[in-house]
RNA sequence: AGAGUUUGAUCAUGGCUCAGGAUGAACGCUAGCGGCAGGCUUAACACAUGCAAGUCGAGGGGUAACAGAGGUAGCAAUACCUGCUGACGACCGGCGCACGGGUGAGUAACGCGUAUGCAACCUACCUCUUACUGGGGAAUAGCCCGAAGAAAUUCGGAUUAAUGCUCCAUAGUAUUGAGUAAUCGCAUGGUUUUAGGUUUAAAGCUUCGGUGGUUAAAGAUGGGCAUGCGUGACAUUAGUUUGUUGGUGAGGUAACGGCUCACCAAGACUACGAUGUCUAGGGGUUCUGAGAGGAUGGUCCCCCACACUGGUACUGAGACACGGACCAGACUCCUACGGGAAGCAGCAGUGAGGAAUAUUGGGCAAUGGAGGCAACUCUGACCCAGCCAUGCCGCGUGCAGGAUGACGGCCCUAUGGGUUGUAAACUGCUUUUAUUAAGGAAUAAACUGCACUACGUGUAGUGAUUUGACGGUACCGUACGAAUAAGCACCGGCUAACUCCGUGCCAGCAGCCGCGGUAAUACGGAGGGUGCAGGCGUUAUCCGGAUUUAUUGGGUUUAAAGGGUGCGUAGGCGGGCUAAUAAGUCAGUGGUGAAAUCCUACAGCUUAACUGUAGAACUGCCAUUGAUACUGUUAGUCUUGAAUUCGGUCGAGGUAGGCGGAAUGUGUCAUGUAGCGGUGAAAUGCAUAGAUAUGCCACAGAACACCAAUUGCGAAGGCAGCUCACUAAACCAGUACUGACGCUGAUGCACGAAAGCGUGGGGAGCGAACAGGAUUAGAUACCCUGGUAGUCCACGCUGUAAACGAUGAUCACUCGAUGUUGGCGAUAUACUGUCAGUGUCUAAGCGAAAGCAUUAAGUGAUCCACCUGGGGAGUACGGUCGCAAGAUUGAAACUCAAAGGAAUUGACGGGGGCCCGCACAAGCGGUGGAGCAUGUGGUUUAAUUCGAUGAUACGCGAGGAACCUUACCAGGGCUUAAAUGUAGAACGACAGUUUGGGAAACCAGACUUUCUUUGGACUAUUUACAAGGUGCUGCAUGGUUGUCGUCAGCUCGUGCCGUGAGGUGUCGGGUUAAGUCCCAUAACGAGCGCAACCCCUAUUCUUAGUUGCCAGCGGAUAAUGCCGGGGACUCUAGGAAAACUGCCAGCGUAAGCUGUGAGGAAGGUGGGGAUGACGUCAAAUCAGCACGGCCCUUACGUCUAGGGCUACACACGUGCUACAAUGGCCGGUACAGAGGGCAGCUACCACGUGAGUGGAUGCGAAUCUCCAAAGCCGGUCUCAGUUCGGAUCGAAGUCUGCAACUCGACUUCGUGAAGUUGGAUUCGCUAGUAAUCGUAUAUCAGCAAUGAUACGGUGAAUACGUUCCCGGGCCUUGUACACACCGCCCGUCAAACAAUGGAAGCUGGGGGUACCUAAAGUCUGUGAUCUCACUUGUGGGAAGCGGCCUAGGGUAAAACUGG
Repeated sequence: AGAGUUUGAUCAUGGCUCAGGAUGAACGCUAGCGGCAGGCUUAACACAUGCAAGUCGAGGGGUAACAGAGGUAGCAAUACCUGCUGACGACCGGCGCACGGGUGAGUAACGCGUAUGCAACCUACCUCUUACUGGGGAAUAGCCCGAAGAAAUUCGGAUUAAUGCUCCAUAGUAUUGAGUAAUCGCAUGGUUUUAGGUUUAAAGCUUCGGUGGUUAAAGAUGGGCAUGCGUGACAUUAGUUUGUUGGUGAGGUAACGGCUCACCAAGACUACGAUGUCUAGGGGUUCUGAGAGGAUGGUCCCCCACACUGGUACUGAGACACGGACCAGACUCCUACGGGAAGCAGCAGUGAGGAAUAUUGGGCAAUGGAGGCAACUCUGACCCAGCCAUGCCGCGUGCAGGAUGACGGCCCUAUGGGUUGUAAACUGCUUUUAUUAAGGAAUAAACUGCACUACGUGUAGUGAUUUGACGGUACCGUACGAAUAAGCACCGGCUAACUCCGUGCCAGCAGCCGCGGUAAUACGGAGGGUGCAGGCGUUAUCCGGAUUUAUUGGGUUUAAAGGGUGCGUAGGCGGGCUAAUAAGUCAGUGGUGAAAUCCUACAGCUUAACUGUAGAACUGCCAUUGAUACUGUUAGUCUUGAAUUCGGUCGAGGUAGGCGGAAUGUGUCAUGUAGCGGUGAAAUGCAUAGAUAUGCCACAGAACACCAAUUGCGAAGGCAGCUCACUAAACCAGUACUGACGCUGAUGCACGAAAGCGUGGGGAGCGAACAGGAUUAGAUACCCUGGUAGUCCACGCUGUAAACGAUGAUCACUCGAUGUUGGCGAUAUACUGUCAGUGUCUAAGCGAAAGCAUUAAGUGAUCCACCUGGGGAGUACGGUCGCAAGAUUGAAACUCAAAGGAAUUGACGGGGGCCCGCACAAGCGGUGGAGCAUGUGGUUUAAUUCGAUGAUACGCGAGGAACCUUACCAGGGCUUAAAUGUAGAACGACAGUUUGGGAAACCAGACUUUCUUUGGACUAUUUACAAGGUGCUGCAUGGUUGUCGUCAGCUCGUGCCGUGAGGUGUCGGGUUAAGUCCCAUAACGAGCGCAACCCCUAUUCUUAGUUGCCAGCGGAUAAUGCCGGGGACUCUAGGAAAACUGCCAGCGUAAGCUGUGAGGAAGGUGGGGAUGACGUCAAAUCAGCACGGCCCUUACGUCUAGGGCUACACACGUGCUACAAUGGCCGGUACAGAGGGCAGCUACCACGUGAGUGGAUGCGAAUCUCCAAAGCCGGUCUCAGUUCGGAUCGAAGUCUGCAACUCGACUUCGUGAAGUUGGAUUCGCUAGUAAUCGUAUAUCAGCAAUGAUACGGUGAAUACGUUCCCGGGCCUUGUACACACCGCCCGUCAAACAAUGGAAGCUGGGGGUACCUAAAGUCUGUGAUCUCACUUGUGGGAAGCGGCCUAGGGUAAAACUGG
């Protein structure tokens, strides 16, 4: 210090999440030791038991218990007596119990913090000072006696003491009232002096030293009261208050005060947040943070409040009192049922609650407290120990050497390697710690008692003595021996750390993103690794990161966010100069800011944590002194801000009235006749009762063509015929005048389109709703015909809009260019300047970018409004407004990890532009109808093996299923097997012939039997090791292939532009078949594609001349290049030439285009082929082959015979043959190319109607052979289901083959089906093409071939053109798509009810109001009665009774708030 997450990628906005630190923690796994700290956060819930406040005999009466002494009785044990002594139960009295300890319920408050004040106060014990301590009296507890009661306890009688109570005396600087004089203070007033009045004290004990008591003054300590400032949330809480605010008087208090009362006045608080509701003890501090802040208040310290709940007072210096009292209430307990008792939020402990928090321990040794003269007693305060890894800190679990890198584990490319790993074993060393023998503290100083010294009894000092809970603890140290001691979490990214196995969207993980659907570094296990370590993780909470509430330190055109507009109140801010002041501001000084904490230094525990000492700090508050620039205040002044004034100008500015023409509609009349109207096309509608159209006249309402514009005016909404009246603003030029009068503006007031509402008018056109007609699958729509509210006017309401420039108002400053409106510059239409508006472009700058840019979104200033993830939701509830509709204010639960902005690249569009293609069009021939062939689907089956499935599967893999093939089915067999290799052993066979069984495979037998160079070879057997799988995954793969597409595209380097994704180049203008080329150009070049190079073909030349050819010469034949010969020609197969827009004309800058041009065999790529960029479709293929992983192993392997792949209600694709006369049949006759051939092609001869058969010869082939048809010539048929067509079926045959039943082809004879040109639709083809005709070959024994691949023969028609269909390319545009339109995405409905609102009804809670009742208790009145120590007295006290007030209880009606 940042990181992950929105996207295909980018930038910015914005939320969510993580890494850090912390805790009074809890939970899971684990656990050796010590030090220091901490330990009911929940039920202020209820509590058994024990302890937590007593002490003083030197105040008193005394003597219950204990001890001693004495005495009596007794042998003794013992009993009894004596308060005599030590002591002391209960009692009177004094002091304490108001401290210490606990808790945080209440409290939003002078409660707390801080700073002041008291001239308005109190203070026991303590200190200092002053004066005094005389004399009386009456009771009462106890004790004793009696009584009631279960008990608690109570009552009566007699008697008694005090430092208890009380009377008298004395007294003051005390108290109180009115005076005198001086002085001080801001005021009430204070202080001092003085004279004379009023009222009030005391206690004893004693060792005689003292100690205690009383009065007064002062101090110290502790408290009380008052005040300034600070100290939560909610405005969906806006008004609150009657003792309320103040005054006078009185009462009350320690004291001021409405604290209380009487009277008087009507005030007091509040937007700077009163009142109400909810929450909460406050502070020092603690955690976090760079800080500012945010959160926190456990332990320790200070303050407050409370003590079962509520109320009340008493006592006292102090309480309205935790371990006191009274009353009421709830709960618990005892009871003899009459009545009583209790209060752990003290220390332990129990139950309950809860995720969760300890011992019914030791000691007063230390510190502190109460009492006491003291010893001493008491002290769950405190000091210690126990439990708990709850936290912080420290120590240890060993150290060094040791490589056959051991065994084992795990992994791999596995005869081997890697890793665990110097780790272990082994050798040497050490001993902290644990265990053990021995020793063993400090904390203790005192007090007291003793001795001594100083001066005088007493005090002070010195000396020795005494006292330790912790504790035989810390510590020291002997022996022993590596001996006694390591886990937890994690390993996809963030985030350090990787592999195997299992699982298979299952089980599970997960903080966010997200993993898991058969190769999971993300699940579970293992090995290995990483991190921390006596701990490690998880959960919860707080701060941080988050500049994500922004003071430091954010924003508002489009991401959330500018109010619809103006006027204006409070408030905020405010021009120049001078002077004063000193509130803000700044500086110095003083006081305070408790201690602890934090920080620094040093020191003490072996170190650290911890602790101590010192310093600094505590950023604050108060006071005081000074400074005066700025702000404020006061006074004065100025003119530039702002107003006013004279003159002029401009405009759809506003309000009210009048007038106008065009159009539309309606009405009467007229002319006139059959349609009008409307639409994409129609229909509804109107019309012979006369429409539409046309003409004259009349009436009605609404709106104002042209001018008209990027124009003008207005605050906005808005404003448009002409004119008049009234009225507002702005601008320009100038003169005077006021003198900061200004800007903004919460609440408020006014204005505010359209729609809507109310009342009354008006109503031509238009026109929600509604009706009808169309469209459509439907059409509650778009279109058409009608049509009501409304639109118009007047008055009133509503108060909202994408009320937008999505841009608040005002002021100042900051380059330019160019329009336009209104003024001014004497005149001018030129021109230039200037002021005010209104537009466009652009620089700097700004901005996430788009963009804005003197009309800012730039640079500054002031004020207002608004925003803080998306949804829920501008919804609910509440309030306000409204007649209503609704408006305004405005949440939460719940839910998601995003939502949103700008720009980029693609893809897409029933967006646009340009261009191409047998894409359409123009043509020719087909498909779809029939029969058959073939493939597929479906169905069937034991099996009908498998794959291919839009284009890009379907005469496809298969270029050839009777067996084989074969993978399928049902049988029968085999289990190291079918092949091959290596090594070893041993045999001479293997094989053939044959017999039996069998469907065969196979099983069982018989016979015959190797070669040899004698080394061995070969075959088979056997053993061992290596098998096999057409089983799965083409979504694990290689290779190969299809398609877009032979479409013209796809990229790179450097440079440049952009924050970036990316762009440019590759765009633009032309041109091309082409990203082909040219021009232009922040691009310049290059690569893969295009083209060319390659092959065939078309022409010529040359070379060569057999098996090909034969012109000329010769020979021969019935005839034939048949022969001699020849190379001329054809041909064959090598080489070469030729075509390049090269030439010409026109156009054009060029590239190039055009031409019946020339020349040429060929002309603009001459025609074909091969050749397929980056990529797309998880396209196809694991069954061609190869291959990872998984699966089977007497079977999913393998052998075998038979069957199946050939099934058949049906559907589809691809073909063949046809439907006929451009034809069929018969006869005659002619011309190819390419290819094949020895298990072959076969001439020729014979036979057969024929398929073919029997002979025979040539040829391993330019030699021999397979070998043409359409065509041409002639004849016949004459438009028919035919002399068309040939399916189907019957019979007889031929051939191949081990074998034609399922299931071959062919031949002959017979039979002679459908079909008469084929619906919607759809396919191919642009020239040697389509169409048509035959030929050959591969596979192959044969063939289901009508298929495929080649070959030649004959040989057309048409293309105006690019609007449309399909596909494609380039540019541009929109996009909420990116799995990319086969995308994305909206709403209803069904079921359920987790969350929220409403809801009849039911049921709680707190507070207030009114009334009734009212305990205890203070105060007060009365007090026949009782009592008195006092008494001159009409005096004092008490019970009782009455009154005021109140806790509590009850009743009533409302409001609020929950379930």
Small-subunit ribosomal RNA from an uncultured prokaryote, 1459 nucleotides, folded computationally. RNAcentral holds the sequence, with entries from ENA.